[in-house]
Molecule: TPP riboswitch aptamer (THI element)
Organism: Akkermansiaceae bacterium UBA5020
RNA sequence: GUGUUCUGACGGGGGCGCGGUUCGCCGCUGAGAUCGCCAUCCGGCGAGACCCUUCGAACCUGAUGCAGGUCAUGCUGCCGCAGGGAGUCACCCAUGAAUUGCC
Numbered sequence: 001g002u003g004u005u006c007u008g009a010c011g012g013g014g015g016c017g018c019g020g021u022u023c024g025c026c027g028c029u030g031a032g033a034u035c036g037c038c039a040u041c042c043g044g045c046g047a048g049a050c051c052c053u054u055c056g057a058a059c060c061u062g063a064u065g066c067a068g069g070u071c072a073u074g075c076u077g078c079c080g081c082a083g084g085g086a087g088u089c090a091c092c093c094a095u096g097a098a099u100u101g102c103c
Stems, first nucleotide, its partner, number of pairs: 001102002003099004007090004011053004016048001017028004034047005059084003065078004
């Protein structure tokens, strides 16, 4: 310089993992790793903060996948213009803010 994004109400969707330990707790990633009850083989119910809500990578499936890395784990990348996935209404258009998109 250029591009992109941005708010609220109500409703709805979603996950809560991995490791160490002297079992007190501590560490890793993340927006989020929490608490209670029932069950005790798998699990079920409720609460909580957080994230996402079709312009939908929140989250699920593929997947006991592939590569790298780690004590270990979606920890990172790929997979991924793959298949699914929860919406309506109102507001806003910018001399503002954010930006690890591009030049």